[in-house]
RNA sequence: CAGAGUAGGAAAUUCCGCGUGAAGUGCCGCCCGGACGGGGAGUUGUCGGGCGGACGAAAAGUGCCGUUGAGCGCUUGCGGUGGAGUUUUCGCAUCCCGCUG
Numbered sequence: 001c002a003g004a005g006u007a008g009g010a011a012a013u014u015c016c017g018c019g020u021g022a023a024g025u026g027c028c029g030c031c032c033g034g035a036c037g038g039g040g041a042g043u044u045g046u047c048g049g050g051c052g053g054a055c056g057a058a059a060a061g062u063g064c065c066g067u068u069g070a071g072c073g074c075u076u077g078c079g080g081u082g083g084a085g086u087u088u089u090c091g092c093a094u095c096c097c098g099c100u101g
Stems, first nucleotide, its partner, number of pairs: 001101003008090010018079003027053008038097004059076006065069001
């Protein structure tokens, strides 16, 4: 001087769910916590949890009942929906040390 490697993120796809009586997702504020290449430190970055706030969505078809219901199912949709698998891709904020050439 050059390079490798993590957690994790994103996209596609498969399966199983949740919601459609609006939770979830996304946004803002406060509080708490976690993780961040092999070792150490670690943010105004990142992830999660709690509370509060603003915004806000799509249903259709069909079967059953004798409790006719905000009912229970099935099918197709819808939701910046949850989890798991697979593939692709991005990838230590930064600092010190280490590893390979």
Record summary
This is a predicted structure of a 101-nucleotide RNA (THF (Tetrahydrofolate) riboswitch aptamer) from a sheep gut metagenome. The RNAcentral record of the sequence draws on MGnify. Its mean pLDDT, the model's own confidence on a scale to 100, is 76.